The RNA shown here (SAM riboswitch aptamer (S box leader)) has 102 nucleotides and comes from a bovine gut metagenome. Rfam family: SAM riboswitch aptamer (S box leader). Rfam links the family to the GO term regulation of gene expression.
RNA sequence: CUUAUCAAGAGAGGCGGAGGGAACUGCCCUGUGAAGCCCGACAACCUGCCCUUACAGGGGGUAAGGUGUCAAUUCAGCGAAGCUCAGGCUUCGGCAGAUGAG
Numbered sequence: 001c002u003u004a005u006c007a008a009g010a011g012a013g014g015c016g017g018a019g020g021g022a023a024c025u026g027c028c029c030u031g032u033g034a035a036g037c038c039c040g041a042c043a044a045c046c047u048g049c050c051c052u053u054a055c056a057g058g059g060g061g062u063a064a065g066g067u068g069u070c071a072a073u074u075c076a077g078c079g080a081a082g083c084u085c086a087g088g089c090u091u092c093g094g095c096a097g098a099u100g101a102g
Stems, first nucleotide, its partner, number of pairs: 001102006011039001013038003019029003024077003040070003045066003048062006074096001078093006
C1' cells in the first nucleotide's frame, strides 16, 4: 500500500502490585484489586487434516500449527436523513484505528 472483517463469543484461576480504555475530548474501568507475566478460554483469518460438490473453484467440519482476541458496538464523538416535548434514538456514510491475508 491492497483487501476482508470489526452488533456475537471468552475464568469468582496463579504471580503482580497502580494504573488502564491507540491518540484528542468526553465518559468509563480499577485496591470488591489496573498494566504486565503464566495458565485457561473464545473465535476460526491463514496453513494442515476430514467430508462434500455443479471440482484450476465452491460448501461444510475439525481446531493440530501460525496469528488474534477475552468491560462498555472499534465505549462515544464528524456528516446526512428520519423519529423525539426533551434527554436522546435509528439508519446510511465518513475520519481515525484494530486484526488477518497478500